[in-house]
RNA sequence: UGUGUAGCUCAGCUGGUAGAGCACCUGACUUUUAAUCAGGUGGCCCUGGGUUCGAAUCCCAGCAC
Numbered sequence: 001u002g003u004g005u006a007g008c009u010c011a012g013c014u015g016g017u018a019g020a021g022c023a024c025c026u027g028a029c030u031u032u033u034a035a036u037c038a039g040g041u042g043g044c045c046c047u048g049g050g051u052u053c054g055a056a057u058c059c060c061a062g063c064a065c
Stems, first nucleotide, its partner, number of pairs: 002065003007022004016053001024040005046062005
């Protein structure tokens, strides 16, 4: 100095109720599996403070790599 966000890999612009792919679950299709298609579950955003009407986002300290 950089990174830390879903089980994994990563997005998230200028602060305004957090997303994708893969995986998983359900259904359709199929003799069955796989593939394909449709839908769905899953995150108090590393921890603790501060600023703010409002913080994943800004500031401080700490922890891990």